Predicted 3D model of a 74-nucleotide RNA (transfer RNA) from a Candidatus Levyibacteriota bacterium.
Model confidence (mean pLDDT): 81 of 100.
The sequence was found in a public genome assembly.
It matches the Rfam family "tRNA". Rfam classes the family as a transfer RNA.

RNA sequence: GCCGCCAUCGUCUAGUGGCCUAGGACGCCAGGUUCUCAUCCUGGAAAUCGUGGGUUCAACUCCCACUGGCGGUA
Numbered sequence: 001g002c003c004g005c006c007a008u009c010g011u012c013u014a015g016u017g018g019c020c021u022a023g024g025a026c027g028c029c030a031g032g033u034u035c036u037c038a039u040c041c042u043g044g045a046a047a048u049c050g051u052g053g054g055u056u057c058a059a060c061u062c063c064c065a066c067u068g069g070c071g072g073u074a
Stems, first nucleotide, its partner, number of pairs: 001073007010026004018057001028044005050066005
């Protein structure tokens, strides 16, 4: 250089056109329980989906470019 894969809450991830103003686990915050802590129970906050374009009535989802990461190849 070329080819392929990946990028979504703090972390790990689900979602493969409309039921998603994006769900779950861990973590965090508050309350309950406990003499206290932990455990357990209940509730809450937290991602405009890497960036910019395009297609579409409608995009996390499809296409293109870029950025970053991983792998393959001479």